[in-house]
Molecule: SAM riboswitch aptamer (S box leader)
Organism: Anaerolineales bacterium
């Protein structure tokens, strides 16, 4: 780019450069020369991935024990139980160590169907586009 999965009404901003637009797109309505977006540098939220610790739980192996079929008549070998330890997956919890992300407004609301409804308009539900992590290509 493309696909597939999860989330998206919650948090969290200073300096510095630069000078005009900016909030994906399209209607609304915000934001900005009291300097927006952007870019950089510190710090923050936050808990997707991965790393750690901890707890349960499920699996296999290993070690002792207790049973114990054949066979045999003293051996304790299938097989079931039951402590302990080890690996692994699962769940939760902590964590903030690495990747990512993220720091106006619910994704800023709406956009297409549905429901409510006399209707416009509102509220709801679902989708639909876009963001972001993981994994494939």
């Nucleotide at each position: 780019c493309u696909c597939u999965u999860a989330u998206c009404c919650a948090g969290a901003g200073a300096g510095g450069c630069g000078g005009a637009g900016g909030g994906a797109c399209c209607g609304g309505c915000c934001c900005u020369g009291c300097g927006a977006u952007g870019c950089c540098u510190c710090g923050a939220c936050a808990a997707c991935c991965g790393a750690c610790u901890u707890u349960a739980g499920u699996u296999u192996c290993g070690u002792a024990g207790u049973u114990g079929a054949a066979a045999c008549c003293a051996u304790g070998c299938a097989g079931a139980c039951c402590a302990c330890a080890a690996a692994a997956c699962u769940a939760a919890a902590c964590c903030a160590c690495g990747g990512u992300g993220c720091c106006a407004a619910u994704u800023c609301c709406g956009g297409c169907a549905g429901a409510c409804g006399g209707a416009u308009g509102u509220u709801c539900u679902g989708g639909g586009a876009g963001a972001u992590g993981a994994g494939a290509g």